The RNA shown here (TPP riboswitch aptamer (THI element)) has 107 nucleotides.

Order: sequence, then structure tokens, then C1' cells
RNA sequence: UGGUGCUGUUAGGGGUGCCAACCCCGCCAAAAGGUGGCUUGGCUGAGAAGAUACCCUCUGAACCUGAUAUGUAUAAUGACAGCGCAGGGAAACGGUAACAAUUAUUU
Repeated sequence: UGGUGCUGUUAGGGGUGCCAACCCCGCCAAAAGGUGGCUUGGCUGAGAAGAUACCCUCUGAACCUGAUAUGUAUAAUGACAGCGCAGGGAAACGGUAACAAUUAUUU
């Protein structure tokens, strides 16, 4: 000096689905019942909202669109896979370690 790994600060970006159930509350219904909320539990996941978290920020599959789509599996799903060198997508400054190259000095 270089890119890489890890990491800090500040700033910014992003998602929050599926299933079941008691009490309570709302709505619909003549009723049976249906439906939404609240709470708890189950599934996948970093995260399934209280968040001062989690993930991601151009070396960008965090996330959005395509997609109320396709295939597979499942109790079910946005699960899993393809789609995907498709279209979009939020950055600057430091620390540290090993490595590599070069230069200087000493032995």
C1' cells in the first nucleotide's frame, strides 16, 4: 500500500406469515353458527411487532415487483425449490487481525 475476514460509530433501508384454543369484547345471523380483535400455544425463520430487537446497505437474494402465479411438501402458510448474470433496492468514516506485494532500517 492492497483486497479480504471480523468489528465499531453515525446515517439509511426492510419484513412481520400460517395453524389451533379457553375467557372476554366487536360485527353478521331468526337460530345453529360465521367472522374480527385480545391472550396463549404450535410451524418455518435472524426476525412472525412494542422494536433501544433482528436482518440488510452497491462486492447490494435484506426486502419489493413479477405473483391472488408455477412445482413440491405440509395440519396450514408467503414453509421448501425454481423463477434469478429478470426489473427495482438503502453508505459514509474508522478500528483490529492474519495474509500478499513493495520500500526503508538493523543484524
The sequence was found by an Rfam model in a public genome assembly. Its mean pLDDT, the model's own confidence on a scale to 100, is 77.